[in-house]
Molecule: transfer RNA
Organism: Candidatus Iainarchaeales archaeon
RNA sequence: GCCGCGGUAGCACAAUGGCAGUGCGCCAAGCUCGUAACUUGGAGGUUGGGAGUUCAAAUCUCUCUCGCGGCU
Numbered sequence: 001g002c003c004g005c006g007g008u009a010g011c012a013c014a015a016u017g018g019c020a021g022u023g024c025g026c027c028a029a030g031c032u033c034g035u036a037a038c039u040u041g042g043a044g045g046u047u048g049g050g051a052g053u054u055c056a057a058a059u060c061u062c063u064c065u066c067g068c069g070g071c072u
Base pairs, nucleotide, nucleotide: 001071002070003069004068005067006066007065010024011023012022013021018055026042027041028040029039030038048064049063050062051061052060
């Protein structure tokens, strides 16, 4: 330099172009003599940045950037 895959909540990951979710973690309540466990509820997001297509984009297109793998 070229090709491919990926970047979504603190972490690991989902999500047919149509309300952004799950598990763990965190916070609170319940339960307990108390803690853990368990149960219930809650907070937390510029879907890596920008632009385009579309009534509508995490999803499609272009570009930039970062990571991994391959080729040279």